[in-house]
RNA sequence: GGAGUUGAGCAGACGGCCGCGUGCGGCUUCGCGCCGCCCGAGGAAAGUCCGAGCACCGCAGGGCAAGAUGCUGGAUAACGUCCAGGGGGAGCGAUCCCACGGAAAGUGCCACAGAGAACAGACCGCCUAAGCGGAUUCGUCCGCCGGCAAGGGUGAAACGGUGGGGUAAGAGCCCACCGCCUCUUCGGUGACGAAGAGGGCACGGUAAACCCCAUCUGGUGCAAGACCAAAUAGGGGAGGAUGCGGCGGCCCGUCGCGUUACACUCCCGGGUAGGUUGCUGGAGCGCCUGGGUAACUGGGCGCCUAGACAAAUGGUCGUCGCCGACGCUGCCGCGAGGCGGCGGCGGUACAGAACUCGGCUUAUGAGCAACUCCGGCU
Numbered sequence: 001g002g003a004g005u006u007g008a009g010c011a012g013a014c015g016g017c018c019g020c021g022u023g024c025g026g027c028u029u030c031g032c033g034c035c036g037c038c039c040g041a042g043g044a045a046a047g048u049c050c051g052a053g054c055a056c057c058g059c060a061g062g063g064c065a066a067g068a069u070g071c072u073g074g075a076u077a078a079c080g081u082c083c084a085g086g087g088g089g090a091g092c093g094a095u096c097c098c099a100c101g102g103a104a105a106g107u108g109c110c111a112c113a114g115a116g117a118a119c120a121g122a123c124c125g126c127c128u129a130a131g132c133g134g135a136u137u138c139g140u141c142c143g144c145c146g147g148c149a150a151g152g153g154u155g156a157a158a159c160g161g162u163g164g165g166g167u168a169a170g171a172g173c174c175c176a177c178c179g180c181c182u183c184u185u186c187g188g189u190g191a192c193g194a195a196g197a198g199g200g201c202a203c204g205g206u207a208a209a210c211c212c213c214a215u216c217u218g219g220u221g222c223a224a225g226a227c228c229a230a231a232u233a234g235g236g237g238a239g240g241a242u243g244c245g246g247c248g249g250c251c252c253g254u255c256g257c258g259u260u261a262c263a264c265u266c267c268c269g270g271g272u273a274g275g276u277u278g279c280u281g282g283a284g285c286g287c288c289u290g291g292g293u294a295a296c297u298g299g300g301c302g303c304c305u306a307g308a309c310a311a312a313u314g315g316u317c318g319u320c321g322c323c324g325a326c327g328c329u330g331c332c333g334c335g336a337g338g339c340g341g342c343g344g345c346g347g348u349a350c351a352g353a354a355c356u357c358g359g360c361u362u363a364u365g366a367g368c369a370a371c372u373c374c375g376g377c378u
Base pairs, nucleotide, nucleotide: 001374002373003372004371005370006369007368010365012320013319014318015317016316017315018314020040021039023037024036025035026034027033042350046361047360049359050358051357052356053355054221055220056219057218066217067216068215069214070213071085072084073083074082075081086100087098088097089096090095101212102211106210107209108206109205110204123152124151125148126147127146131144132143133142134141135140160178161177162176163175164174165173179201180199181198182197183196184195185194186193187192225277226276227275228274235268236267237266238265239264243257244256245255246254247253284303285302286301287300288299289298290297291296321348322347323346324345326343327342328341329340330339331338332337
């Protein structure tokens, strides 16, 4: 210098002017108008993919179905998350990846190519020991009947691998080592590992194919839900002119009884608009300290950090910062080069809370630290 890997953070700073939202205080011409003060987005506020809190509905118990998860131990409120470990895989390496239970319970599938794809297979090839026939120069040769899974070829995969013995040629047919299976012992909480003995190999792959096994799971989401409650329409109830009777000669009035309907008055309850609440102080954040390899957790001290409802959190100017190429230039070095300074120009991401947390995933800027590999110079 180049190419990478991992990790922890940051998300421009200050000031002027103009503006926005909640809250508080004041002024007020009472118009939610004006003035002042405090506070005012994120690491992902995003996707809404998991897990919870909270709320309402449902629910005797058990089973079926459906879905999710799937090595071991731990963390946690919980998780499909995280930490540590085991096993497998990728990379020269730093490091990274893995739905990583069961294929000797059953079923299905294994494209293309290939002779043959599961209790397989003679396409090329190898053999002619035995048997039969023929030829013969008596060495043998040819054919038939056959034998062979070693070699070639196809394929993602061809019924253990390598080497030796053996054989007509071959073959776990036999042997050694490796692999596999079974058993035993030892180590480990465990996944698993190590060693030994036996077995001649029986058991191809595929379960993010059906399936089997184990564990877990009721539904809907703050537009949940709770409270207050107008106008209009409708529901229920009470009163009530007119009717009849009593008091009375008659009227008004008053008392009793009965009825209908609407007009009227009042009350009640449901519900709509609207308002209040849920609503932000919480499995909270920071620092110190104890435990633990770690995830995480005990204790102490300190802090308050948006709650809007069509939805505020912004714009602009100046100075500085950071990055980029360019121009000018200083110092150091024999040199390759190293460390700077100044100037103008350009750039300064992704993105926007809507009940709240814990995760995952995705988007994204510049720099920092540690580590790995390669090349060059001294």